[in-house]
RNA sequence: GCAGGCGUGGUUCAAUGGUAGAACAUCAGCUUCCCAAGCUGAGGACGCGGGUCCGAUUCCCGUCGCUUGCU
Numbered sequence: 001g002c003a004g005g006c007g008u009g010g011u012u013c014a015a016u017g018g019u020a021g022a023a024c025a026u027c028a029g030c031u032u033c034c035c036a037a038g039c040u041g042a043g044g045a046c047g048c049g050g051g052u053c054c055g056a057u058u059c060c061c062g063u064c065g066c067u068u069g070c071u
Base pairs, nucleotide, nucleotide: 001070002069003068004067005066006065007064010024011023012022013021018054026042027041028040029039030038047063048062049061050060051059
């Protein structure tokens, strides 16, 4: 330099155009003599910019980062 893949809560991962979810973690409450475990609840995310569309995490373009292959 060329080509491909990936980018979503703190972490690991879902969601094939129609209200962004789960587990673990964190915080609060309940329970317990205390701790742990358990139960209930809460906060928190679509890498960035643009386009298409009534509507975009999803489709298209660009860009940034990570990664694989080739040179």
Molecule: transfer RNA
Organism: Lachnospiraceae bacterium